The RNA shown here (c-di-GMP-I riboswitch aptamer) has 87 nucleotides and comes from Firmicutes bacterium UBA3570.

RNA sequence: CCCCGACAAAGGCAACCGUCACCGAAAGGGACGGGCGCAAAGCCACGGGUCUACGGCCGGAAAGGCUACGACAGCCGGGCUGCCGAA
Numbered sequence: 001c002c003c004c005g006a007c008a009a010a011g012g013c014a015a016c017c018g019u020c021a022c023c024g025a026a027a028g029g030g031a032c033g034g035g036c037g038c039a040a041a042g043c044c045a046c047g048g049g050u051c052u053a054c055g056g057c058c059g060g061a062a063a064g065g066c067u068a069c070g071a072c073a074g075c076c077g078g079g080c081u082g083c084c085g086a087a
Stems, first nucleotide, its partner, number of pairs: 004085002012038002017033004022029002036074001042080003046077003049072003055067004
């Protein structure tokens, strides 16, 4: 330096759920409690995937459908960065 990851040390994050006179059209996000789990569960939508559909388009209209410029990094890959140190 690269891999690796312990019933080590010090810390960190927080699923589901509950609450909110928080943001958002929604998906989703935020705050507080809580803790399933996580060695990158830190960051980036680059590839795949998934969710949503305000607007737009299709439709005589209603219904419905299509669409990401929205979202998910705790779905998989990839990129960037990083604490500790036994085997």
Model confidence (mean pLDDT): 90 of 100.